[in-house]
RNA sequence: GAGGGUAUGGCUUAGUGGUAGAGCAUGUGCUUUACAUGUACAAGGUCCUGGGUUCAAUCCCUAGUACCUCCA
Numbered sequence: 001g002a003g004g005g006u007a008u009g010g011c012u013u014a015g016u017g018g019u020a021g022a023g024c025a026u027g028u029g030c031u032u033u034a035c036a037u038g039u040a041c042a043a044g045g046u047c048c049u050g051g052g053u054u055c056a057a058u059c060c061c062u063a064g065u066a067c068c069u070c071c072a
Stems, first nucleotide, its partner, number of pairs: 001071001003069005010024004018055001026042005048064005
């Protein structure tokens, strides 16, 4: 320098054009003499950034950023 891939709560991830889910972790209640376990509930995401298409974009297009991989 060229090609390919990834980017979503604190972490690991799902998600198809129609206003985002799960597990773990965290907090609260119940359970216990207490802790752990179990159980119920809650909080936590402007979906990497800018622009475009569209009535509507996490999803499509485009440029950029970071990381991974491969070629030279």
Molecule: transfer RNA
Organism: Vicugna pacos